Small-subunit ribosomal RNA, 3' major domain from an uncultured bacterium, 468 nucleotides, folded computationally. Model confidence (mean pLDDT): 84 of 100. RNAcentral holds the full RNA, with entries from ENA and SILVA. Its Rfam family is "Bacterial small subunit ribosomal RNA".
Context: one part of a larger RNA
RNA sequence: UGACGGGGGCCCGCACAAGCGGAGGAACAUGUGGUUUAAUUCGAUGAUACGCGAGGAACCUUACCCGGGCUUAAAUUGCAAAGGAAUAAUCUGGAAACAGAUUAGUCUUCGGACCUUUGUGAAGGUGCUGCAUGGUUGUCGUCAGCUCGUGCCGUGAGGUGUCGGCUUAAGUGCCAUAACGAGCGCAACCCUCGCCGCCAGUUACUAGCAGGUAAUGCUGAGGACUCUGGCGGGACUGCCAUCGUAAGAUGUGAGGAAGGUGGGGAUGACGUCAAAUCAGCACGGCCCUUACGUCCGGGGCUACACACGUGCUACAAUGGCAGUUACAAAGAGAAGCAAACCUGUGAAGGCGAGCAAACCUCAAAAAGGCUGUCUCAGUUCGGAUUGUAGUCUGCAACUCGACUACAUGAAGCUGGAAUCGCUAGUAAUCGCAGAUCAGCAUGCUGCGGUGAAUACGUUCCCGGGUCU
Numbered sequence: 001u002g003a004c005g006g007g008g009g010c011c012c013g014c015a016c017a018a019g020c021g022g023a024g025g026a027a028c029a030u031g032u033g034g035u036u037u038a039a040u041u042c043g044a045u046g047a048u049a050c051g052c053g054a055g056g057a058a059c060c061u062u063a064c065c066c067g068g069g070c071u072u073a074a075a076u077u078g079c080a081a082a083g084g085a086a087u088a089a090u091c092u093g094g095a096a097a098c099a100g101a102u103u104a105g106u107c108u109u110c111g112g113a114c115c116u117u118u119g120u121g122a123a124g125g126u127g128c129u130g131c132a133u134g135g136u137u138g139u140c141g142u143c144a145g146c147u148c149g150u151g152c153c154g155u156g157a158g159g160u161g162u163c164g165g166c167u168u169a170a171g172u173g174c175c176a177u178a179a180c181g182a183g184c185g186c187a188a189c190c191c192u193c194g195c196c197g198c199c200a201g202u203u204a205c206u207a208g209c210a211g212g213u214a215a216u217g218c219u220g221a222g223g224a225c226u227c228u229g230g231c232g233g234g235a236c237u238g239c240c241a242u243c244g245u246a247a248g249a250u251g252u253g254a255g256g257a258a259g260g261u262g263g264g265g266a267u268g269a270c271g272u273c274a275a276a277u278c279a280g281c282a283c284g285g286c287c288c289u290u291a292c293g294u295c296c297g298g299g300g301c302u303a304c305a306c307a308c309g310u311g312c313u314a315c316a317a318u319g320g321c322a323g324u325u326a327c328a329a330a331g332a333g334a335a336g337c338a339a340a341c342c343u344g345u346g347a348a349g350g351c352g353a354g355c356a357a358a359c360c361u362c363a364a365a366a367a368g369g370c371u372g373u374c375u376c377a378g379u380u381c382g383g384a385u386u387g388u389a390g391u392c393u394g395c396a397a398c399u400c401g402a403c404u405a406c407a408u409g410a411a412g413c414u415g416g417a418a419u420c421g422c423u424a425g426u427a428a429u430c431g432c433a434g435a436u437c438a439g440c441a442u443g444c445u446g447c448g449g450u451g452a453a454u455a456c457g458u459u460c461c462c463g464g465g466u467c468u
Stems, first nucleotide, its partner, number of pairs: 007468007015458002019422004026313001028311006034304002042053002064299007076122009087104007107112001124288002127286003133282002135277003138273001140271001145184006151160003164175003190265004195233007205222002209220003236259001239253001240251004315415001319374007331362003336355002341350003381412001386407007428450007
């Protein structure tokens, strides 16, 4: 000077408390450990690994295993020599890669282009080291801290400033003061949502006027409204009252769409963990070079006495089933989205209008409302598992895809110790879309619908800040 203390003071945070809903028990999905295996490729491992890299392993991917090939090589490229247009097709062997054979073809502006073979120089490596590195990232933590110049103090390491009192979400301010200033952080500037105005109206909208239909902004038209999207305004403790020297605090205050940081996002200081990544990429060193490179076929990454994490579906009546009937937002679409019609119980198929889309399509929102039924049962709860028959994608669904129909109908009657999330349009609950993608989400990233309870308080648990 730090760090630490089952030392002390002060102060914060869904940290506890007060509440609501979960997970831990069951079945399944998924990741991990372990075990197994020819291989089950590799990495991530308290918080900060475990629906993580992977925003999608049938082949490919693919790095692993087995087998079959190649050796200037799969790709890129310099030089030299020889040959040939490029290229296309056929045959044989083969699982393919590949090997062998045959046929067609004969460019040119005469400079050459392109290809093949041979030689040679580069190659190639998801091989090792993240404890040699760059770059990027997690975490403490969106916590309020971390420093510098000059001055002053100290022999010096260092201190002071940055401490103290009050205040704040904040090293945010005010006061005080051997300190006076400044920088990186905080805040603001940025995006978005909420109110108003102006401008602009097509593919959006329709008040008044006119036309028209079985019906519909359908048409003329309009620029009011909604909406779209550009520019402005608006909130500053500005006003009032009380307290206070001030900063500021309090109020069923006023006004206001919004009130004291209005809600959300982006934004992450100096540093910590030799934290993570050599398998995104780059890169030092080491290692392999008829193989640790590379091509292909098949298998594996999907195994299964078991253990853990994260999810999904339930155990039912605030419910299940059947019929009927409303109301979204945000997105995507051409090797695409596909209406209507027809066929099929259905997944889907046939035909195909329209639409590079405020125009057309995906598209049905679901929970909700209304009516009926079931009557507390392992059930009309629950849907695992299994059988049969199918649909679709794709060279190909055996290992190993999704979906449909019929049949089957397992565990499960609210979960031990212990544990997680959440303070408002939040939790809970309901559906919709997108990326990846031929096909394949209970995951992920977004979107809207319905919409709570509770917070006395800071003694205690955990983490953090500050003084001592």